[in-house]
Molecule: c-di-GMP-I riboswitch aptamer
Organism: Desulfobacteraceae bacterium
C1' cells in the first nucleotide's frame, strides 16, 4: 500500500413515530427513539425519485398589457439512509 467484513474490542450514527421550530410544499433542525448501518462521515458531478413557490402556457371572471381563480409545464428547491462517482476515515483478518 492493496484485499476484505467471519471473529473481537473501544465504540460511531441513528429509520419510523412523537413532540417542537424553519418551509409554500417536497424536506429540513433540535429533543425523545432504534429500523437499520462497515462509511448511514462530507460532496448533487451523473442517473433516478419526490415537491411546484416563482415563471410560462391555456382556459374561466372581472371596469382588463391588470386582477382573481382553475389546469397544465417547469427546479432555481429537496433525497448523500435510491444508485453510481469523487474526497476523507476507525478496528479486525489476509
Nucleotide at each position: 500500500g492493496c484485499g476484505u467484513g467471519a471473529c473481537a474490542a473501544g465504540g460511531g450514527c441513528a429509520a419510523a413515530a412523537c413532540a417542537u421550530c424553519c418551509g409554500a410544499a417536497a424536506g429540513g433542525g433540535u429533543g425523545u427513539g432504534a429500523c437499520g448501518c462497515a462509511a448511514a462521515g462530507c460532496c448533487u458531478c451523473u442517473g433516478g425519485c419526490c415537491u411546484a413557490a416563482a415563471u410560462c402556457u391555456u382556459c374561466u371572471g372581472a371596469a382588463a398589457u391588470u386582477c382573481a381563480g382553475a389546469a397544465g409545464a417547469c427546479a432555481u428547491g429537496g433525497c448523500a439512509g435510491c444508485a453510481g462517482g469523487g474526497c476523507u476515515g476507525c478496528c479486525g483478518c489476509g